The RNA shown here (Lysine riboswitch aptamer) has 167 nucleotides and comes from a mouse gut metagenome. Its mean pLDDT, the model's own confidence on a scale to 100, is 78.
């Protein structure tokens, strides 16, 4: 010391496909009576088609009345597990252009999980996710305690840290 094996941080580690349950929601969208009175149709613009005084959007009421995303249980797969930003192709598709959404390569950035706060997505005090504090935990480094365990200060990143083959 190149390049490989096997492992640990937690039982509140990471992530994930199909069923199931709960929410979502008595919402949305449709109908149907009453008001309204001139607009309505995808997230935004343009173009275009379509509905519309035989009543447009919007309001009230009635009877019926969903989805999807996210979630929980356990299972399964794992320890850059995995998020997040930013670029590049490609899908989805049914005008053009842009946001979005999915997958895939790549670059930055984060050691983990928590709680507070501002923020994003979302129906949501759920999840998720940035960002700053703040304590906690795992690890190596140093320093102290007679000190192999153990205990504390201070600091670091995961391309690390241990364990083993090899030279």
């Nucleotide at each position: 010391u190149a390049a490989g094996u096997a492992g640990a941080g937690g039982u509140u580690g990471c992530g994930u496909g199909a069923a199931g349950c709960a929410u979502g929601a008595g919402u949305a969208g449709g109908c149907u009576g009453c008001u309204g009175g001139a607009u309505g149709u995808u997230c935004c613009a343009g173009a275009g088609a379509c509905a519309g005084a035989g009543g447009a959007a919007g309001g009230c009421a009635g009877a019926a009345g969903a989805a999807a995303g996210g979630g929980c249980g356990g299972a399964c797969g794992c320890c850059g597990a995995a998020g997040a930003c930013g670029a590049a192709u490609g899908c989805a598709a049914a005008c053009u252009g842009g946001a979005g959404g999915c997958a895939u390569u790549u670059g930055u950035c984060u050691g983990g999980g928590c709680a507070c706060a501002a923020g994003g997505u979302g129906a949501a005090g759920a999840a998720c996710u940035u960002u700053g504090u703040g304590a906690c935990u795992g690890u190596c480094a140093u320093c102290c305690g007679g000190g192999a365990c153990c205990g504390g200060g201070u600091g670091g990143a995961g391309u690390g840290c241990u364990u083993g083959u090899g030279g």